The RNA shown here (small-subunit ribosomal RNA) has 1470 nucleotides and comes from an uncultured prokaryote.
Its mean pLDDT, the model's own confidence on a scale to 100, is 82.
Rfam family: Bacterial small subunit ribosomal RNA.
């Protein structure tokens, strides 16, 4: 221990009891007597026990009244108990019904019922007296009068009479009720008015008792924003839970009080009920029937069925406690005491303690070394709670009852003693002995929050998730294991409450910008409210009394081995209520004060307001002139207007609206707002002098008014202007006047009003004082009003700061994530448009402020770069690389803007080589290890397309300690090898790119709540964060720069292979002596911001001259911190997967060369600066022995033969080409190009078919300088001309490197683009390739209308009227008293009247459900249209309004700045 169905019940049981109140029947044969039982009578059944359905109320809680009450049993006093009578039930007969039941007719008995007597209080009436009094009464007390009681029974006695119980009557108490009053007791104003017995009076009636409680008259009252009336919801309280407390939920168990008892009505008995286990009527429902009819009432205990996430046994006992009756034995007692089920809650206990390392096996994990589980286990040695078996065994019980003895006693009353009897729980609790460590551990977690970490599986799947959030192939987050943590007979999870949350803020919060100040003022009620003095004591403060049940919480004891849990004491109970006190402040009543607030008098400022009148410029229009061919408008057009004469121009005239300059962060208003000049009207502030009223004050829910623009109406006006699709050209409403409306704006200072206090320093507007002056200024000062700045001090921070956002007071208003939504509904206002007031479902996890760093901007400054400018060279065909509907058996892979594409490829015909087809192999083509044979290694040879194979033969090798060992070859077998097979998004390492740009940091200080600033910014410089000056900073590191290399010059040192001035000699070649000046080689030095002049704070910068070289002399090399999850697993390495007779390995044949076509980098080119032929000059730098290869011969040529030098400053490729000097060709598709194709060749190599190059001859295509757009270059460069080399057998238009020749052009920094500081601005931060807003399609959720329809509550006006009660009665019946005996009184039946309940009609409000259709909004992984917004978002945005429009939105008017960028004014600071 039924929180849900106060849902419905089957069958026990739960309230009876008294023979000592009375007849009787029955038994025990019968009387006496005894026992039982219907029934009359009596008490009880109104307690106990359930339940929480109604209920928002005097229903509870708390403290008071009752002089307005009752009160059965109990107690306490006082008085009494008397004498009669008429009936009935029971029972007997008879009768009815099925049955529950009933009817007739006879008989009887009490403590049943009546009548007489009597009356101490008592109680009614009249008459008096004292006392209190809230003047209603109350209370003492005298006098007469009427009215009214009673019952017996047991027992002692022969009896008289007594005991005990009970009766009558009053008294006071106690227990318990009634009735009333003060304060307390949810939400909801999207419930603003509610009532008619409603509020009072006067009679009357009813009531225990007061009262409109009921009636009749009469008044017209009576509650309400301090919240009535209506809706919602709820039994309340002591207490419980949370909480530091204030508070904040909640009311189960156990205590008090209410309310109901199958729904609604009713009353009757009785002290007490409108009565859970009584009654009657009505309605639903179950049940019995012979169909006529009757019976029930578990929200008592068990128990069922049902709904439900969910709640027990139809147990024993009355042995205790209590309670009903009884004289009392004793019966009743589902209360109660035990029991049983449920780990639902607390609370103890157990499941083992000790030694025990081969750290066992085994399990997981491994860097294979070992680690963990782990002293855990085994083992040894101990204990024995707890089950288990067997034995003993309690308290509760005794001052209770009874019974019996005894004593008192007149007594069997009472009283004292003694004895015996009485246990549901229960043989239960507990105690011994014994058994044996044997029979007792689980659940949650393990990313953070939050203690605990790892392997496998899985692959945005399954899943998990309490909040951020894991999972896409390395998952501490899913699953599962080892392992660990954490609690523990429990342990999660879910559901509610308080806390944490200062997140409704009294204690204890805000409202500039984060949500929040009403658009503004007036002034109602209410709140506050100046100085003195004094009174009240109502608020406050102390103190004392009564009360705050009992339990519970708290403390101290005590009992159950402990405890939980129970006992007894105490203290709390913060409340109310009376009383006493004290007067500081509050506050009433009264009386003074002038410092708040007002009047009066003088005085100047001012776009305060209203109405009238009046001006001049402009602009349209209209007339007339001059004049002619355009005008007008746009980015560019056009439509339009003009030759009918526009536009320009000049006069003249009409008619609306606005009022330049003056003009200012200048003025004036409470906001909204207010501009020309003049009159009249008319508010309010300001400045000085006094003198006056005496707190008249501030604030201010409603309420009332005033309110930009747009609208709206209804009548005027209508130049300009302008909603109605950017823009134009045009034009309507509108804008303008007047009357009515509307009440909103970014009505902003996004900052309510009012007062006090709290540094300054500057402006400027109005009025004063003072000082000097001829005067005005100037300059000092008081007051009132607008600006800037800036201390304190406040701010989350930007800010604010005497015009507060500081410090403090008082009063309204407002707020309480974000969307939903300022929106639906119901209501008020509006003529409409619409205002004001204002929700939920749903739905995320955020929206938001200020500031920080980036990063961006069709924002800004400054600066650079072949970045544009200026120049000078480039698209047809060739080759190569890509890409591709594509081809194929493959056409291997990789690379993708720049930064993929003549790139890995410094070179695919096999090989290369990874692809494909086909043929082989399986320990393998390579690596270690075992065994066993062999040297090794060479020759031939079958058959094959090769790989692999088969037989033959030849060879006996090194080292040695003589055991054997190295190396190599075959053979087996498993350990393994292998993989260019996946991941470059698991990595290393190497590269690429921003960029050779000039950035990036960091230490110590120092500012800032921080993020982060500062240094780095700032003014010059500069090719540079390059230097220098300043500076809350000082230093420092990695980029720059130099140090390195090659190149321009000299010098020295060395001189052979170079070299040749000078001397000889010579084949005339430095050839050769000889030389080492020169050149040149190749080490090692010098050489330069030094010097002079401009500028200049310095740093530098310009210009000169000297100098081989001038401002880094020129080129290399060199690449910060970091970006691209940039390349690469096919270079290499490497983690994890994947193959393992193949995804490994070999072999041949193919493919990587394919071809309607795109591109991308290059050769050659269109020609005359050219081409062809001839002659002729001059480098550099390189390579060469598997090599360069001279010279000679042959060959037209590619090339062959033969042959000498040369491991190279010697020989040798090798000729340099452009150029020059002759000739030719004459502008043509050419003597220009030079594809393509055909023949015929040559080299290389096993091999040129697919698929080399290169040569002769022949062929002779595009093409005549190139569209849009685009690439390179700034000097020894572009442009152009050859040269070599790497790789390589061959194969370069490619890729490196060398050198001749050798130019233009740069005004500049507006643009393009990229870069690098500064600084703005952001809604981005995967950083603009961002972000995002709407329609539109879909799919799903919640909702609003909705014809209506179906329910629930409820009002009003009717209809009906059961049962009861009160009234009223002609009918009808009638013991008990009365009686003249007729007959009265009194009753009782029926009939009526009243009221009423279910029911039943209309007609209403209200809540809900549902519904075709339909209206928004919400989420959604992906769609459609467009780009609205965020940077100046590319047309600043946003606010209010009107109007159009797919859509965001446009556009008019008027405001705001929460608007960028430029000027300009104006006031500040230095």
């Nucleotide at each position: 221990g039924c929180c849900u169905a106060a849902c419905a019940c089957a069958u026990g049981c739960a309230a009876g009891u008294c023979g000592a109140a009375c007849g009787g029947g029955c038994u025990a044969g019968c009387a006496a007597u005894a026992g039982u039982c219907a029934g009359u009578g009596g008490c009880g059944c109104a307690c106990g026990g359930g339940u929480g359905c109604g209920u928002a109320a005097c229903a509870c809680g708390u403290g008071g009244g009752u002089a307005a009450u009752c009160a059965a049993c109990c107690c306490u006093u006082c008085a009494g108990c008397u004498u009669g009578g008429g009936a009935u039930a029971a029972c007997g007969c008879c009768u009815u019904g099925a049955a529950a039941g009933g009817g007739g007719c006879g008989c009887u008995a009490a403590u049943a019922c009546c009548g007489g007597a009597u009356a101490c209080g008592g109680c009614g009436c009249g008459c008096g007296g004292g006392g209190c009094u809230u003047c209603g009464g109350c209370u003492c007390u005298g006098c007469a009068c009427g009215a009214g009681a009673a019952a017996g029974a047991u027992u002692c006695g022969c009896a008289a009479g007594g005991a005990u119980c009970g009766c009558u009557g009053a008294u006071g108490g106690a227990c318990g009720a009634g009735c009333u009053c003060g304060c307390g007791u949810c939400c909801u104003a999207u419930c603003a008015g509610c009532u008619u017995g409603u509020u009072g009076g006067u009679g009357a009636g009813g009531u225990a008792a007061g009262a409109g409680c009921u009636c009749a008259c009469c008044a017209a009252g009576g509650c309400u924003u301090a919240g009535a009336c209506g809706g919602g919801u709820a039994g309340c309280u002591g207490g419980u839970c949370u909480g530091a407390g204030a508070g904040g939920a909640u009311g189960g168990u156990c205590a008090g009080c209410c309310a109901c008892a199958c729904u609604g009505g009713a009353a009757c008995u009785g002290a007490g009920a409108c009565a859970c286990g009584g009654u009657c009527c009505a309605g639903a429902c179950u049940c019995c029937u012979a169909c006529g009819g009757g019976a029930g009432g578990c929200a008592g205990c068990a128990g069922u069925g049902g709904g439900g996430a969910a709640u027990a046994u139809u147990g024993c006992g009355c042995a205790a406690u209590g309670g009903g009756c009884g004289a009392a034995a004793g019966c009743c007692u589902g209360a109660c005491g035990c029991a049983g089920c449920c780990a639902c809650g607390c609370c103890g206990c157990g499941u083992g303690a000790g030694c025990g390392a081969u750290g066992a096996a085994g399990g997981u994990c491994c860097u294979c070394g070992g680690a963990u589980c782990g002293u855990a286990a085994a083992g040894c040695u101990c204990u024995g709670u707890g089950g288990g078996g067997a034995g003993a065994g309690a308290a509760g019980a005794a001052u209770a009852a009874a019974g019996c003895c005894u004593g008192u006693g007149a007594a069997g009353a009472g009283c004292a003693g003694g004895c015996c009897u009485u246990g549901a729980c229960g043989g239960u609790a507990u105690c011994u002995c014994u058994u044996u460590a044997g029979c007792a551990a689980g659940c949650a977690c393990c990313g953070g929050c939050u203690a605990a970490c790892u392997c496998c599986g899985u692959g945005c799947c399954a899943g998990c998730a309490g909040c951020c959030g894991c999972g896409g192939u390395a998952a501490u987050a899913c699953g599962g294991a080892g392992g660990g943590u954490g609690c523990a007979a429990a342990c999660g999870u879910u559901g509610c409450u308080c806390g944490g949350a200062a997140u409704c803020a009294u204690u204890g919060g805000g409202c500039g910008u984060a949500a929040a100040g009403c658009g503004c003022a007036c002034g109602u009620a209410g709140g506050c409210g100046g100085c003195c003095a004094a009174c009240c004591a109502a608020g406050u403060u102390g103190g004392a009394u009564g009360u705050g049940a009992a339990a519970g919480c708290c403390c101290u004891g005590g009992g159950c081995u402990c405890a939980a849990c129970c006992c007894c004491g105490g203290a709390a109970u913060u409340g109310c209520a009376c009383u006493c006190a004290a007067a500081a402040c509050u506050g009433c009543c009264a009386g003074g004060c002038u410092a708040g607030a007002g009047u009066c008098u003088c005085g100047g400022a001012g776009a305060g307001g209203a109405a009238g009148g009046c001006g001049g410029a402009a602009u349209u229009c209209c007339c007339g002139g001059u004049g002619u061919a355009g005008a007008g408008g746009u980015g560019a057009a056009a439509u339009u207007c003009g030759u009918a004469g526009a536009u320009a121009u000049c006069g003249g005239g009409a008619g609306g609206a606005a009022c330049a300059c003056c003009a200012g962060c200048g003025g004036c208003g409470a906001a909204g707002g207010c501009g020309g000049c003049c009159u009249u009207c008319u508010g309010g502030a300001c400045g000085a002098u006094g003198a006056c009223u005496g707190a008249c004050g501030c604030u201010g829910a409603g309420a009332c008014g005033c309110g930009a623009a747009a609208g709206c109406g209804u009548g005027g006006g209508g130049a300009g202007c302008a909603a109605a699709c950017c823009c134009c050209u045009g034009g309507u409403a509108g804008u303008c006047c007047a009357c009515g409306c509307c009440g909103u704006a970014a009505a902003c200072g996004u900052u309510g009003u009012g007062u006090g206090c709290u540094a300054g320093g500057u402006g400027u507007c109005g009025c004063g004082g003072g000082u000097a002056u001829u005067g005005a200024c100037c300059c000092c000062u008081g007051c009132g009003g607008u600006g800037c700045c800036g201390u304190c001090g406040u701010u989350a921070a930007c800010g604010c700061a005497u015009u507060u956002a500081g410090u403090a007071c008082c009063c309204c208003g407002c707020c309480u994530g974000g969307g939903g939504a300022g929106u639906a509904c119901g209501g008020u206002c509006g003529c409409a448009a619409g205002a004001a007031a204002a929700a939920a479902a749903c739905u995320c996890a955020a929206a938001g402020g200020a500031a920080u760093u980036g990063a961006c901007g069709g924002g800004g400054g400054c600066c650079c770069g072949c970045a544009c400018a200026a120049g000078c060279g480039g698209u047809g065909g060739c080759a190569u690389g890509u890409g591709g509907u594509u081809u194929u058996a493959a056409u291997u892979c990789g690379a993708a803007g720049c930064g993929a594409c003549g790139c890995g490829c410094a070179g695919a015909a096999c090989c290369u080589u990874a692809c494909c087809u086909g043929g082989g192999u399986u320990u393998g083509a390579c690596a270690u290890c075992u065994a066993c044979g062999g040297a090794a290694c060479c020759u031939c040879u079958c058959g094959g397309a090769a790989a692999g194979u088969u037989g033959a033969g030849g060879g006996u090798g090194c080292c040695u300690u003589c055991g054997g060992g190295a190396g190599c070859c075959g053979u087996a077998a498993g350990a393994c090898a292998g993989g260019u097979g996946c991941u470059g998004c698991a990595u290393g390492g190497c590269u690429g790119u921003c960029g050779u740009c000039a950035g990036c940091u960091c230490g110590u200080g120092u500012c800032g709540u921080g993020a982060g600033g500062u240094g780095u910014u700032g003014g010059g410089u500069u090719a540079a964060g390059u230097c220098c000056c300043g500076c809350a900073a000082c230093g420092a590191g990695c980029g720059c720069a130099a140090c390195c290399c090659c190149u321009a010059u000299c010098a020295c040192u060395a001189g052979u292979u170079g070299c040749c001035a000078u001397c000889a000699g010579u084949u005339c070649g430095g050839c050769u002596g000889g030389g080492c000046a020169c050149u040149c080689u190749a080490g090692u030095g010098g050489g330069a911001u030094g010097c002079c002049g401009g500028c200049c704070a310095a740093a530098a910068c310009c210009g000169g001259a000297g100098g081989a070289a001038g401002g880094u002399g020129g080129g290399g090399a060199u690449g910060a911190c970091g970006u691209c999850a940039a390349g690469u697993c096919c270079u290499c390495a490497u983690g994890g997967c994947c193959c393992u007779u193949a995804u490994g390995c070999c072999c041949a044949g193919g493919g990587c060369u394919a071809c309607a076509c795109a591109c991308g980098u290059g050769c050659u080119a269109c020609a005359a600066u050219g081409g062809c032929u001839g002659g002729u000059a001059c480098a550099a730098a390189g390579a060469g022995c598997c090599g360069c290869u001279a010279a000679g011969c042959c060959g037209c040529g590619a090339g062959g033969c033969c042959a000498a030098g040369c491991u190279a400053a010697u020989c040798u490729c090798a000729a340099a080409a452009a150029g020059c000097c002759a000739g030719u060709c004459u502008c043509a598709g050419u003597u220009c190009g030079g594809a393509u194709u055909g023949c015929a060749g040559u080299c290389u190599g096993c091999a040129a078919c697919u698929c080399g190059a290169c040569u002769g001859c022949a062929u002779g295509a595009a093409g005549c300088u190139g569209g849009a757009a685009u690439c390179g270059c700034u000097a020894g460069u572009a442009a152009u001309c050859g040269g070599a080399g790497a790789u390589c057998a061959g194969c370069a238009c490619g890729c490196u490197c060398c050198g001749g020749u050798g130019a233009a052009u740069a005004c500049g920094u507006u643009c393009c683009c990229g870069g690098g500081c500064c600084u703005u601005g952001u809604a981005c931060a995967c950083a603009c390739c961002g972000c995002c807003c709407g329609u539109c399609a879909c799919a799903c959720c919640a909702u609003g209308g909705g014809a209506g329809u179906c329910g629930g509550u409820u009002g009003c006006u009717c209809c009906a009227g059961a049962a009861g009660u009160a009234g009223g009665u002609a009918u009808c019946c009638u013991a008990a008293c009365c009686u003249u005996c007729g007959g009265g009184g009194g009753g009782g039946a029926g009939c009526u009247u009243a009221c009423c309940a279910a029911g039943g009609a209309g007609u209403g409000a209200u809540c809900g459900g549902u519904a075709a259709c339909u209206g928004g909004g919400g989420u959604g992984a992906a769609g459609u249209c467009g780009u609205a917004a965020c940077a100046a978002g590319g047309u600043a945005g946003c606010c209010g309004u009107a109007g159009g429009g797919g859509a965001a939105c446009c556009u008019g008017c008027g405001g705001c700045u929460g608007g960028a960028u430029c000027a300009c004014c104006u006031c500040c600071u230095u």